[in-house]
RNA sequence: UAGUUAUCAAGAAAGGUGGAGGGAAUAGACCCUUUGAAGCCUUAGCAACCCUUGGCUCACAAUGUCAAGAAGGUGCUACAUUCUAUCCCGAUGGGAAUAGAUAACGA
Numbered sequence: 001u002a003g004u005u006a007u008c009a010a011g012a013a014a015g016g017u018g019g020a021g022g023g024a025a026u027a028g029a030c031c032c033u034u035u036g037a038a039g040c041c042u043u044a045g046c047a048a049c050c051c052u053u054g055g056c057u058c059a060c061a062a063u064g065u066c067a068a069g070a071a072g073g074u075g076c077u078a079c080a081u082u083c084u085a086u087c088c089c090g091a092u093g094g095g096a097a098u099a100g101a102u103a104a105c106g107a
Stems, first nucleotide, its partner, number of pairs: 003105006013043005021032003026085004044077003049073002051069006081099001086096004
C1' cells in the first nucleotide's frame, strides 16, 4: 500500500509563526478568508476507535454486552464528509451506492 470491519447531521479553539489562499479530487452551487487562508509550532479542549476498571454472560479464557473512566496510542476542534452529481422509492423528501476521512486489523 491492497484488503476486511465499524463509524461519519453530536462534540470541542486560543496563542505564536506565516502571508494568500481554503472547505479531498472533477464540475456546479454555497461559504470561510488581509478583522489574516493553507502549512508549521505551543497550549487547551472534544470524542471514546484502541485502551483501563467493574457488572452480566461463561467451567476458565476468549467472544458478546452494559456501565463508568481518560493515564497512554491515534483522531478531531467553520458549515452534515458544506451541498448536489449515480441508482431506487411512496419524491420540496428519504434510502442505497461510489468516492473520501478516521479507527482497529492486516499477507